The RNA shown here (transfer RNA) has 72 nucleotides and comes from an Akkermansiaceae bacterium.
The sequence was found in a public genome assembly.
This record gives sequence, structure tokens and C1' cells, in this order.
RNA sequence: GCGUGCUUAGCUCAGUGGUAGAGCACAUCCUUCACACGGAUGGGGUCGCAGGUUCGAACCCUGCAGCGCGCA
Repeated sequence: GCGUGCUUAGCUCAGUGGUAGAGCACAUCCUUCACACGGAUGGGGUCGCAGGUUCGAACCCUGCAGCGCGCA
């Protein structure tokens, strides 16, 4: 340099056009002398960035950035 995959909550990941979710973690409460375990409730996301398509984009297209793999 060319090709290709990935980027979504603190972490690991789902979601492939119609209002963004799960598990773990975190907070509060219950339980306990206390901690852990268990139970209930709750908070947390400009979906890497910028444009474009569309009535509507995390999802489709283009460029850029970061990480990985292959080829030279």
C1' cells in the first nucleotide's frame, strides 16, 4: 500500500430500517449482631467521528480514526 473483520452502558455482548436491550458490575431497601449469599426497586448509552440516502438510520452508502487478521 491492497483486501478484510470489529467499534453499542463501567465490563462481556445482543439488536441488521420503525421510540436502544441482556448478563455481570453499581446504588438504595429487605434479610443478618455484622459481612457474604439471597430477594425487591432503581440509576447509567451524542450506538467511535463527520457527511449522505430515507417519512424515519445503531442498522444502508461514503470518508476519517482506533484495534485485529491476511497479502505484498
Its Rfam family is "tRNA". Rfam links the family to the GO term triplet codon-amino acid adaptor activity. NCBI's taxonomy places the organism under Bacteria, Pseudomonadati, Verrucomicrobiota, Verrucomicrobiales, Akkermansiaceae.